[in-house]
RNA sequence: UAAAGGGAGCAGGCAGUCGCGUCUGCAGGAUUGCAGAUGAGGAAAGUCCGAACUCCAGAGAACAAGUGUGCUUCGUAACACGAAGGCAGCGAGCUUAAAAGCGAGCUGACGGAAAGUGCCACAGAGAAUAGACCGCCAAUCCGCAGUUAUUUAAUAAUAACUGGGCAAGGAGGCAAGGGUGAAACGGUGAGGUAAGAGCUCACCGCGUUUUAGGUGACUAAAACGGCAGGGCAAACCCCACACGGAGCAAGACUAAGUAGAAUGUGAGCUUUUUAAAGCUGGGGGUUGUUCGCUCCUUCUCGCAAGAGACACAUUCGGGUAAGUCGCUUGAGGGCUAUGGUGACAUAGCUCCCAGAUUAAUGACUGCCUCGGAGCUUCCGCUCCAAGACAGAAUUCGGCUUAUCGCUCCCCUUUUUAU
RNA sequence: GGGCCACUAGCUCAGGCGGUUAGAGCGCGGUCCUGAUAAGACCGAGGUCUGUGGUUCGAGUCCACAGUGGCCCACCA
Repeated sequence: UAAAGGGAGCAGGCAGUCGCGUCUGCAGGAUUGCAGAUGAGGAAAGUCCGAACUCCAGAGAACAAGUGUGCUUCGUAACACGAAGGCAGCGAGCUUAAAAGCGAGCUGACGGAAAGUGCCACAGAGAAUAGACCGCCAAUCCGCAGUUAUUUAAUAAUAACUGGGCAAGGAGGCAAGGGUGAAACGGUGAGGUAAGAGCUCACCGCGUUUUAGGUGACUAAAACGGCAGGGCAAACCCCACACGGAGCAAGACUAAGUAGAAUGUGAGCUUUUUAAAGCUGGGGGUUGUUCGCUCCUUCUCGCAAGAGACACAUUCGGGUAAGUCGCUUGAGGGCUAUGGUGACAUAGCUCCCAGAUUAAUGACUGCCUCGGAGCUUCCGCUCCAAGACAGAAUUCGGCUUAUCGCUCCCCUUUUUAU
Repeated sequence: GGGCCACUAGCUCAGGCGGUUAGAGCGCGGUCCUGAUAAGACCGAGGUCUGUGGUUCGAGUCCACAGUGGCCCACCA
């Protein structure tokens, strides 16, 4: 270098001018001015998972429903994520007479079909309680032919025997082969048989048991079993495990402004100092039931029916679209050392790295560097140009998707194929 | 910013637990009817079921990812 793979990183640099957001300092009557510092990403995206944080009283128990996950063992705050392994499939090729075999790496929603239910269209004989269209079979029975015996005058009838006989017509036997299909109820070979068949045997596959190895998934060997148990769970379902709900428009506070209306609920008893306590109920407490916990179950008038006030819930209507906090120091980043195969963990040192709210993070110039095009034998020169995806909005850990181009590292195969 | 839903013919919608060739109404085209039109009658065309991948023998339907469109939400009394 060829062919084939894997991983990591970058996402122009420096300087200057103008402009914007935030913070700090100074000045100032001020929402202003000046100075300094700082100002997007690898995905800020999709919102697909997991958390932090906030509220729902607390986030309590049991059962149910629902949702999700699903080979094993680790890692992690947690996960559907990651690491290492197991198994299955693929894999540039190589090897071989043919197989077996070697191979970096890639892919896998990879528990259970032997708990139960369901589905398997069309085609086909038969699609899960297997089945017989073509085909194979004359061993067996009926049939056909012959011989013998008995009966009869005879034809003939009955019985037995024979068939290197016929015949697949009937009764049957078979599932080897053909054919159908995505899939046909173990496969290959030999024996066996009338033909066949796990009927028998060898090997392979499968199942059970034991032993050995491994934390485990699983692997290996031996013995036994003649084969039972087709596929689908991204069909219902079963098993194991996990999960309370809502989301920063969560939530807390301040200010301004307005107009209320309708419906529903506010039970009963006891005690005494007439205001409290207790009991039985009822209702609310973000899926249901039960338990537990907790809050409410009020006041006035009235003999009573009832009326009014007040509170709460729902619905309709009305008002405001101002400000502060939450808000960015965090399961944070970088370097080194140690432990670990690794994900990662621990320790030390060091750094502070956007916080906007019509919502800042931009534009231009010069040089360097990378890229593209043209000219040139080369050196080099000229032109274009900074190129893709994209734009923080409470914050983290992942996954997925989009992405012009550049750099570096690792690894396999053949053994030199350019 | 957060939460949720839907994509099937030109438009509006069906399509229960996957099965051969996806339907309906309106609209569109043609013929008939009429002197001509409308209405009416009879025919007909028109679909990569939003896209990509997967599960399955088989996908509009099941699953995943992407795309497009739509809906909801704040505070005060």